[in-house]
RNA sequence: GGAGUGGUUCAAGCGGUCGCUGCGUUGACGAAUACUCUUCGCAGAGGAAAGUCCGGGCUCCACAGGACGCCGUGGUGGGUAACUCCCACCAUCCGUGAGGAUCGGGACAGUGCCACAGAAAACAAACCGCCAAGGGAGUUGAGAGUUGAGAGUCGAGAGUCGAGAGAUCCCGGAAUUCACACGCCACUCUCGACUUUCGACUCUCGACUCUCGACUCUCCGGUAAGGGUGAAAAGGUGCGGUAAGAGCGCACCGCGGUGCGGGUGACCGUACUGGCAGGGCAAACCCCACGGGGAGCAAGACCAAGCAGGAAGGAGACGGUCAUCCGAGUUCUUCGGAACAAGGUGGCCGUCACGGAUCGGUUCGGUCCGUCCCACUUCCGGGUAGGUUGCUUGAGGCGGCGAGCAAUCGUCGUCCCAGAGAAAUGAUCGCUCUCGACAAAACCCGGCUUAUCGGACCACUCCAGUC
Numbered sequence: 001g002g003a004g005u006g007g008u009u010c011a012a013g014c015g016g017u018c019g020c021u022g023c024g025u026u027g028a029c030g031a032a033u034a035c036u037c038u039u040c041g042c043a044g045a046g047g048a049a050a051g052u053c054c055g056g057g058c059u060c061c062a063c064a065g066g067a068c069g070c071c072g073u074g075g076u077g078g079g080u081a082a083c084u085c086c087c088a089c090c091a092u093c094c095g096u097g098a099g100g101a102u103c104g105g106g107a108c109a110g111u112g113c114c115a116c117a118g119a120a121a122a123c124a125a126a127c128c129g130c131c132a133a134g135g136g137a138g139u140u141g142a143g144a145g146u147u148g149a150g151a152g153u154c155g156a157g158a159g160u161c162g163a164g165a166g167a168u169c170c171c172g173g174a175a176u177u178c179a180c181a182c183g184c185c186a187c188u189c190u191c192g193a194c195u196u197u198c199g200a201c202u203c204u205c206g207a208c209u210c211u212c213g214a215c216u217c218u219c220c221g222g223u224a225a226g227g228g229u230g231a232a233a234a235g236g237u238g239c240g241g242u243a244a245g246a247g248c249g250c251a252c253c254g255c256g257g258u259g260c261g262g263g264u265g266a267c268c269g270u271a272c273u274g275g276c277a278g279g280g281c282a283a284a285c286c287c288c289a290c291g292g293g294g295a296g297c298a299a300g301a302c303c304a305a306g307c308a309g310g311a312a313g314g315a316g317a318c319g320g321u322c323a324u325c326c327g328a329g330u331u332c333u334u335c336g337g338a339a340c341a342a343g344g345u346g347g348c349c350g351u352c353a354c355g356g357a358u359c360g361g362u363u364c365g366g367u368c369c370g371u372c373c374c375a376c377u378u379c380c381g382g383g384u385a386g387g388u389u390g391c392u393u394g395a396g397g398c399g400g401c402g403a404g405c406a407a408u409c410g411u412c413g414u415c416c417c418a419g420a421g422a423a424a425u426g427a428u429c430g431c432u433c434u435c436g437a438c439a440a441a442a443c444c445c446g447g448c449u450u451a452u453c454g455g456a457c458c459a460c461u462c463c464a465g466u467c
Stems, first nucleotide, its partner, number of pairs: 001463010012432007020044005027037002046438001050449002053447005058296004065364004070292005075089005090104001091102004105287002110285002112281003127227002129223003134220001135218032172185002235253006254276001255274008300389004309380005316352008325344002329340004353371006396415008433436001
């Protein structure tokens, strides 16, 4: 120097003239202390007077009791006449901070709501996805075994063909001859070729079985970690574990429980312990705790004046007593009457019952009134709305001292500070500057909320710079 936070306070000011209201006072008029006029003096709209939101004082109903309903309040502790107000503190949230805000008891008593989106929004669930351990299906590799086919090789057998040889000993056949031989066939041996059969080995291709794998899919199954939707989705972060995951396990945080410590308390701190297990809304109904009679100065009190009542409805029994009342009857009789007397009628008293009133609803109790000369209720109709009072001395203001963190309280001193009654502050002139906003008491007070031009002061916070 700038930007803020929390408080206090002023509310155009000063002077003059005339006027208004109250109180006091001087004088006049007057029967009067009334009314009116007059002299002098003092006082005279707000921080919100507004809203009529909350609380009371005061007045009346009753002496204001109980319960329910209804209404209000809602962290703890103080203040106060009281409060939903004020102060301090606690918790949560916002702010760098000074400070500010509060939908601050309970969601495990119950009911209800959470649109749309989303698989699923409270007895939860599987859209995308992840897994392939288990189950199923498929492809395939290696090894072993079995087996089929083909090829090759080897071996053996048989057959055929070819060649050579053999015996010309023996033996067979045919043909020919007179006969034989030769020759031929056969036989034997050797070599070669071909065909076929069997076996073995090798290779190739394939199939089946077993073992060990690999890969793919997933109807079954597992999953709620990842993604998506949403204001909010089975506590959060990390590590391990798992087929993949999950408090499944562990560490820390969170939540619950127990103990200890601090505090009047709300609550705070700390240690141990439990894998605990899905939200929000109660300013939704509700539950819990506490509080609450109603109406209001047009309340109420007094004085004067005036009138006109009518209709409908309307609640009983008993007992006692009184009456120069009525009186069936009984007795007596001197026949005039007398005495007794059930009962009735009326008044009074008592008991019970019933009815009504008792200022928002219901009920219990209480009080008062009444029960047929009737309280009271409803409807129709009439009169009055004049005057006085309530009415301003107060849970009052200011100052000193003390207690208290504070709100506030105590004590001492001092002051009187609007009471109109259709509603009192107006008009005018001059000066000044911060140029005047919102705006007028009506029984009074303590608060809250709303509106508001400009100024002054106090304390504190943050930023920048200088010393």
Bacterial RNase P class A from a Planctomycetales bacterium, 467 nucleotides, folded computationally.
Model confidence (mean pLDDT): 75 of 100.